[in-house]
Context: one part of a larger RNA
């Protein structure tokens, strides 16, 4: 390189947007770049192949044939691909109407609880554990009542419920704002799919500057346990957790399953919307679209399992894999304040 693969054996990029590129719906006409057919020129010789011949045979040598699958040029064909022009509406999109939603950003606001402070009542314990002790408490704790401060998180509702591209999103109200879905017509007329680079987003931890700090809690200290105990348990406790702005750019970033389109038995839930039947109305019942679960047949699979939300049947595009260790290391490049990230070997060894 060809090939074969990527749920769990090595392997899907964390996710989007989009450039180049690749691929691309129906009809008609033209063209002739690709494509196909014929002619001509060229494709040196040797080698290689086939058929003969010569050295006693063979290697070797000689002769002949075919071939050299290519390139150039010319004549033609027009189905397919391309190009150009015209056109179509089913792909895609727009408008209109409507309901659903923890989708995002900002501002405001509420109650429960923990902690702390002040005051009242009240007295000797409280706390904690397997059992204890450290700790707190006669300078009045714990408990209880009233008042106040402050920060963080939002019980019930709550649901294999919803929304989002992923990360993720949950008290309530307002403002701004993205997307999806359903319905009916109307409009644009292939405007599409994918997407190397690029750009953007991206949990937690961590970093910088400035705030904030109730609870929790790496580090740390003490008490236990233990042979020891740099742990598990207990009492404390600082970074951090929170906010603003800026960085970092990684996760078992998982469905360990890239995206798009089409097709392929059934059964049963659930969420949003629509229609029908019925009705005073609602519920029930039936059907359609969209999403999300469970079971299951064919098919697939090494098996497990997957099974219309495919790991089935096909097409297009991207990413990635190619024995284990060495190693996601070294070196170099790029990025970063740093921590480090990204790209990413070899010797050697089994």
């Nucleotide at each position: 390189c060809u090939g074969g693969g990527u749920g769990u054996a090595a392997a899907g990029g964390g996710c989007g947007u989009g450039u180049a590129g690749g691929c691309g719906g129906g009809a008609u006409a033209u063209u002739a770049a690709g494509u196909c057919a014929g002619g001509c020129g060229u494709g040196a010789a040797a080698u290689a192949u086939c058929g003969a011949a010569g050295c006693u045979c063979a290697a070797c040598u000689u002769c002949g044939a075919a071939a050299c699958u290519g390139c150039g040029u010319u004549u033609g064909a027009a189905a397919c691909u391309g190009a150009u022009a015209u056109u179509c509406u089913u792909g895609a999109g727009u408008a209109c109407u409507g309901g659903a939603g923890a989708g995002g950003a900002a501002a405001g606001u509420g109650g429960a609880a923990u902690u702390c402070c002040c005051a009242g009542u009240g007295u000797a314990g409280c706390g904690g554990u397997g059992a204890a002790a450290u700790g707190c408490g006669u300078a009045g704790a714990u408990a209880u009542u009233g008042g106040g401060a402050g920060g963080a998180a939002c019980a019930c509702c709550a649901g294999u419920g919803g929304c989002g591209a992923a990360g993720g999103c949950g008290g309530c109200u307002u403002u701004c704002u993205g997307g999806a879905c359903a319905g009916u017509u109307a409009c644009u007329g292939a405007c599409g799919c994918u997407g190397a680079g690029g750009c953007g987003c991206g949990a937690a931890a961590g970093c910088g500057u400035g705030g904030g700090g109730a609870g929790c809690a790496a580090a740390c200290a003490g008490g236990a346990u233990u042979a020891g105990a740099u742990a598990c348990c207990c009492u404390g406790g600082u970074a951090g957790u929170c906010c603003a702005c800026g960085c970092c750019g990684u996760a078992a970033a998982c469905g360990a399953u890239g995206g798009a389109u089409a097709c392929u038995a059934g059964g049963u839930g659930u969420a949003g919307g629509g229609g029908g039947u019925a009705u005073c109305g609602a519920c029930c019942c039936c059907c359609c679209c969209u999403g999300u679960g469970c079971c299951g047949g064919a098919g697939u699979u090494a098996a497990c399992a997957c099974a219309a939300u495919a790991a089935g049947u096909a097409u297009c595009c991207c990413a990635c894999c190619u024995g284990g260790g060495g190693a996601g290391u070294a070196c170099g490049g790029c990025c970063g304040c740093a921590a480090g990230g990204u790209u990413g070997a070899a010797a050697c060894u089994c």

Predicted 3D model of a 350-nucleotide part of an RNA (small-subunit ribosomal RNA, central domain) from an uncultured Eubacteriales bacterium. Its mean pLDDT, the model's own confidence on a scale to 100, is 86. RNAcentral holds the full RNA, with entries from ENA and SILVA.